Predicted 3D model of a 71-nucleotide RNA (transfer RNA) from a Nevskiaceae bacterium. Rfam family: tRNA. It is annotated as a transfer RNA. The sequence was found in a public genome assembly.
[in-house]
RNA sequence: UGGGGGAUCGUUCAGUGGUAGGACUACGGACUCUGACUCCGUCAACCUUGGUUCGAAUCCAAGUCCCCCAG
Numbered sequence: 001u002g003g004g005g006g007a008u009c010g011u012u013c014a015g016u017g018g019u020a021g022g023a024c025u026a027c028g029g030a031c032u033c034u035g036a037c038u039c040c041g042u043c044a045a046c047c048u049u050g051g052u053u054c055g056a057a058u059c060c061a062a063g064u065c066c067c068c069c070a071g
Stems, first nucleotide, its partner, number of pairs: 001070007010024004018054001026042005047063005
């Protein structure tokens, strides 16, 4: 420099135009003499800026950062 891929709760992984979800963590409760385990519940996120659309995490453009390949 060229090509390809990625960015979503604190962490990790889903979600191919119509309610943003799971697991772990955290918090509250049940259980227990106490703690752990287990069970129930709660909180919490779409990289940034524009565009298309009735409606965008999803489609388009630009930008930032990370990874891979080639030179």